GlmS glucosamine-6-phosphate activated ribozyme aptamer from Melghirimyces algeriensis, 164 nucleotides, folded computationally. The organism belongs to Melghirimyces, within Bacteria. Rfam family: glmS glucosamine-6-phosphate activated ribozyme aptamer. It is annotated as a riboswitch. Rfam's curators write: This entry contains a glucosamine-6-phosphate activated ribozyme that is found in the mRNA for GlmS. GlmS is an enzyme that uses fructose-6-phosphate and glutamine to generate glucosamine-6-phosphate. Its mean pLDDT, the model's own confidence on a scale to 100, is 77. The sequence was found by an Rfam model in a public genome assembly.
RNA sequence: AUAGGUUGUAAAGCGCCAGGACUGUGGCAGUGGGACCGCAGUUGACGAGGAGGAGGGGGAUCGAGCAAUCGGCGGAUACCUCCCGGCUUGUGCACCGGAGCCGAUGAACCGGAACACAAAAGAAUGGGGUGACCUGUUCCACAAACGUUUCGGUACGGUGUACC
Numbered sequence: 001a002u003a004g005g006u007u008g009u010a011a012a013g014c015g016c017c018a019g020g021a022c023u024g025u026g027g028c029a030g031u032g033g034g035a036c037c038g039c040a041g042u043u044g045a046c047g048a049g050g051a052g053g054a055g056g057g058g059g060a061u062c063g064a065g066c067a068a069u070c071g072g073c074g075g076a077u078a079c080c081u082c083c084c085g086g087c088u089u090g091u092g093c094a095c096c097g098g099a100g101c102c103g104a105u106g107a108a109c110c111g112g113a114a115c116a117c118a119a120a121a122g123a124a125u126g127g128g129g130u131g132a133c134c135u136g137u138u139c140c141a142c143a144a145a146c147g148u149u150u151c152g153g154u155a156c157g158g159u160g161u162a163c164c
Stems, first nucleotide, its partner, number of pairs: 014074004019070001020043008046063003052083005084103006091162007108154008122139007
């Protein structure tokens, strides 16, 4: 150094690298280039958004990009089912049930309108490295979805009680 064991910590465009791409180096045949082979490296997701619990699941939301952000493995807050607690639904309230929804102050569905400091990229300028590349500082814009507000429309059965 590598491998194994134990313990602890961290992450969610999060972590890793055996393919690929790229760099260096050695070899291969008189020279050069290329191809091929070996070795050693580099790269391999830019932010927004997102967690009630359990299980399942695993190709899990939205855009940006001078687009390998390809490919693979693992994980993950998507999604599904059930449970817990709640919200909407017939004049009000309560109860039972149905349909739809929310997850710690949030909550029915459909449609319209308004709202929103994105980051990388890019540019300038440093540091490290033979190099591919890595990294700091400054400047500089440009999203969509979710969401919030507002407007309009649509939306159960039964019992009891109150009111009309």